A computed fold for a 72-nucleotide RNA from a Candidatus Parcubacteria bacterium, annotated as transfer RNA. NCBI's taxonomy places the organism under Bacteria, Bacteria candidate phyla, Candidatus Parcubacteria. The same sequence occurs in records of 2 taxa. RNAcentral holds the sequence, with entries from ENA. The prediction has a mean pLDDT of 82. Rfam family: tRNA. Rfam links the family to the GO term triplet codon-amino acid adaptor activity.

RNA sequence: GCCCCUAUAGCUUAAAGGAUAAAGCAGUGGCGUCCUAAGCCAUUGAUCCAGGUUCGAAUCCUGGUAGGGGCA
Numbered sequence: 001g002c003c004c005c006u007a008u009a010g011c012u013u014a015a016a017g018g019a020u021a022a023a024g025c026a027g028u029g030g031c032g033u034c035c036u037a038a039g040c041c042a043u044u045g046a047u048c049c050a051g052g053u054u055c056g057a058a059u060c061c062u063g064g065u066a067g068g069g070g071c072a
Base pairs, nucleotide, nucleotide: 001071002070003069004068005067006066007065010025011024012023013022018055027043028042029041030040031039048064049063050062051061052060
């Protein structure tokens, strides 16, 4: 330098053009307990960035950024 893959919540993963972007763990508040924990209830929190296509984009296209892999 060229090619390929990946990027969603603090972490691990869903959502394969249509909805209020879903869940587990973690966090916060409460119940509970003599206290702590387990358990239960509630709750906060995310689409890497910029354009484009579309009535509608996390999803498709282009460019970029970051990470991983291959070739030279």